[in-house]
């Protein structure tokens, strides 16, 4: 240099063009529970890497650019 993979709430992850103003566990907050903690059980907040394109309609398809990974040389 060139090519191939990946990027979703703090962390891990579900999603294959409408049923998603985006779910679950874990963690955070806040209520019950208890003499307090702890467990437990209820609810809350919390996220689509970025800019552009197709589409009636994108997290999802295409292209770029950013970062991480990996093969070649």
């Nucleotide at each position: 240099g060139u090519c191939c993979c990946u990027a979703u709430c703090g962390u891990c992850u579900a999603g294959a063009g409408g049923c998603c103003u985006a779910g679950g566990a874990c963690g955070a907050c806040a209520g019950c529970c208890u003499u307090u903690c702890a467990c437990g059980u209820u609810g809350u907040a919390a996220a689509c890497a970025c800019g552009g394109g197709u589409u009636c309609g994108a997290a999802u398809c295409c292209c770029g650019u950013u970062a991480g990974g990996g093969a070649c040389g």